[in-house]
RNA sequence: GCGGGUAUAGCUCAGUCGGUAGAGCAGGUGGUCGGUAACCACUAGGUCGGAGGUUCAAGUCCUUCUACCCGCU
Numbered sequence: 001g002c003g004g005g006u007a008u009a010g011c012u013c014a015g016u017c018g019g020u021a022g023a024g025c026a027g028g029u030g031g032u033c034g035g036u037a038a039c040c041a042c043u044a045g046g047u048c049g050g051a052g053g054u055u056c057a058a059g060u061c062c063u064u065c066u067a068c069c070c071g072c073u
Base pairs, nucleotide, nucleotide: 001072002071003070004069005068006067007066010025011024012023013022019056027043028042029041030040031039049065050064051063052062053061
């Protein structure tokens, strides 16, 4: 230098054919218990890596940039 992959909640990851962003764990509050853990209920937390474009509508499609991983030279 060229090609490919990954980037979504604090962490690990889903998200179908473009149609109001989810789960588990962790966190908070309450219940239960003599108390802790466990268990049960409820709950907060996201400009979907950055910038543009297409579209009535983008996590999803296109372009470019950044970071990391793999391969080629």
A computed fold for a 73-nucleotide RNA from a marine sediment metagenome, annotated as transfer RNA. Model confidence (mean pLDDT): 81 of 100. Its Rfam family is "tRNA". Gene Ontology term of the family: triplet codon-amino acid adaptor activity.